[in-house]
Notes
A computed fold for a 374-nucleotide RNA from a Thermoanaerobaculia bacterium, annotated as Bacterial RNase P class A. NCBI's taxonomy places the organism under Bacteria, Pseudomonadati, Acidobacteriota, Thermoanaerobaculia. The coordinates come from a structure-prediction model, not an experiment, and the mean pLDDT is 77. Rfam family: Bacterial RNase P class A. Gene Ontology terms of the family: dimeric ribonuclease P complex, ribonuclease P activity and tRNA processing. The family's RNA type in Rfam is ribozyme. RNAcentral holds the sequence, with entries from ENA. The gene name in the source record is rnpB. The model forms 91% of the base pairs in the Rfam consensus.
RNA sequence: GGAGGGGGCCGGACGGUCGAUCGGGAUUCGUCCCGGUAGGAAAGUCCGGACUCCGCAGGGCAGGGCGGCCGCUAACGGCGGCCCCGAGCGAUCGGGGGAAAGUGCCACAGAAAACAGUCGGCCGGUGGUGCGUCGCGAGGCGCGUCGCCGGUCAAGGUGAAAUGGUGAGGUAAGAGCUCACCGGCCGUGCGCGAGAGCCACGGUGCUUGGCAAACCCCGCCCGGAGCAAGGCCAAGCUGAGGGGGAGCGGCCCGCUCGAUCCCCUCGGGUUCGGCCGCAACGAGCGCGCGGGCAACCGCGCGCCCAGAGGAAUGACCGUCACCCGCCCGGAUUACGGACGGGGACAGAAUCCGGCUUACAGGCCCCCUCCGUUU
Numbered sequence: 001g002g003a004g005g006g007g008g009c010c011g012g013a014c015g016g017u018c019g020a021u022c023g024g025g026a027u028u029c030g031u032c033c034c035g036g037u038a039g040g041a042a043a044g045u046c047c048g049g050a051c052u053c054c055g056c057a058g059g060g061c062a063g064g065g066c067g068g069c070c071g072c073u074a075a076c077g078g079c080g081g082c083c084c085c086g087a088g089c090g091a092u093c094g095g096g097g098g099a100a101a102g103u104g105c106c107a108c109a110g111a112a113a114a115c116a117g118u119c120g121g122c123c124g125g126u127g128g129u130g131c132g133u134c135g136c137g138a139g140g141c142g143c144g145u146c147g148c149c150g151g152u153c154a155a156g157g158u159g160a161a162a163u164g165g166u167g168a169g170g171u172a173a174g175a176g177c178u179c180a181c182c183g184g185c186c187g188u189g190c191g192c193g194a195g196a197g198c199c200a201c202g203g204u205g206c207u208u209g210g211c212a213a214a215c216c217c218c219g220c221c222c223g224g225a226g227c228a229a230g231g232c233c234a235a236g237c238u239g240a241g242g243g244g245g246a247g248c249g250g251c252c253c254g255c256u257c258g259a260u261c262c263c264c265u266c267g268g269g270u271u272c273g274g275c276c277g278c279a280a281c282g283a284g285c286g287c288g289c290g291g292g293c294a295a296c297c298g299c300g301c302g303c304c305c306a307g308a309g310g311a312a313u314g315a316c317c318g319u320c321a322c323c324c325g326c327c328c329g330g331a332u333u334a335c336g337g338a339c340g341g342g343g344a345c346a347g348a349a350u351c352c353g354g355c356u357u358a359c360a361g362g363c364c365c366c367c368u369c370c371g372u373u374u
Base pairs, nucleotide, nucleotide: 001370002369003368004367005366006365007364008363009362010361012320013319014318015317016316017315018314020037021036022035023034024033025032026031039345043356044355046354047353048352049351050350051226052225053224054223063222064221065220066219067218068082069081070080071079072078083096084095085094086093087092097217098216102215103214104211105210106209119156121152122151123150124149125148126147127146128145129144130143131142132141133140134139164182165181166180167179168178169177183206184204185203186202187201188200189199191198192197230276231275232274233273236270237269238268241265242264243263244262245261246260248258249257284303285302286301287300288299289298290297291296322342323341324340325339327337328336329335
């Protein structure tokens, strides 16, 4: 200098004017003053929890999820370290129970896709036929061609995948047919490790593909609904009482009883609506120290950090910074200046831990390979 790999971070700053919303204060109730006001993903709503209500003796079935090992955590499908397999020269990246319990599926291509198989090829045998050659002849031999029977799976071609790989021997041609090495499987080990696993030794030529995000099997986990959860208040309405009054009825009057209307009162349910949940004490944030390889944990100090309910967090102007284009000066680069343009993805709605996805432009750290120079 070139090509890459991994991780972290920012995502305009300041000032002015006009607003929005929340909290506090003042008020002559008109308003004024002070302070706070989106994100790294607030997103998708995909996992996990907190919280709330309902359900629940215990166990099982059904259903759903997860899956190497060990750890972290409130929990997780998340995170960290490690193991194995695969890809890459490498930094690094991707994957992870069982396919030899059973059932099912395997497009296209291909002969054949699972109790493997023969399309062409190769090899052996045999029948017909053509030519050549030998023979007096019957016929023999060689080459070609058309069939039939058998052997073969190494090579060809197909495919995501074709019965372990390389080499040698062997054979009519071939093949774990035999051998060496690698791989596989089985076993052993006061071998190493916490474990996944690794290592060593011995045995065995070793038919048995892939898919479990097909059913299924094994192990583990899971009760349901969700802030429109749920709780409180409550004009009005409704229901049944209590008290008072008015007039009516029981032939008249009084008491009493019955029904009607009005007023007052009590408790229950519920509608509109209001308040809480809900926002400043938390699985909280920052710094330091300690433990741990790390995820993370402990201790100390400091801080208080948006909160609406059709839903605020904005708009404009100026200066500076950044990026792009073009022009000028300059030493064609560094640097300085003029003009024009640009600033993404997105936007809280009960809260928190993750994952995933989107993102103009920019910054930083670590690492790998190649080339060059010293």